[in-house]
RNA sequence: GCCUUGAUGGCCAAGUUGGUAAGGCGCAGCACUAGUAAUGCUGAGAUCAUCGGUUCGAAUCCGUUUCAAGGCA
Numbered sequence: 001g002c003c004u005u006g007a008u009g010g011c012c013a014a015g016u017u018g019g020u021a022a023g024g025c026g027c028a029g030c031a032c033u034a035g036u037a038a039u040g041c042u043g044a045g046a047u048c049a050u051c052g053g054u055u056c057g058a059a060u061c062c063g064u065u066u067c068a069a070g071g072c073a
Stems, first nucleotide, its partner, number of pairs: 001072007010025003019056001027043005049065001051063003
């Protein structure tokens, strides 16, 4: 230098052909308990790495850039 893959809440992670983002851990509240833990219920938290484009509509398609891993020379 070129090629491939990846980047999604604090952490891990799903998202099948474009229709508006699951789940687990953690966190907060409530129940239970003498109290804590455990357990159960409820809730908050992601404009999906960046900037543009296409589209009625983009995490998803196209391009640019950044970072990480791997391959070729």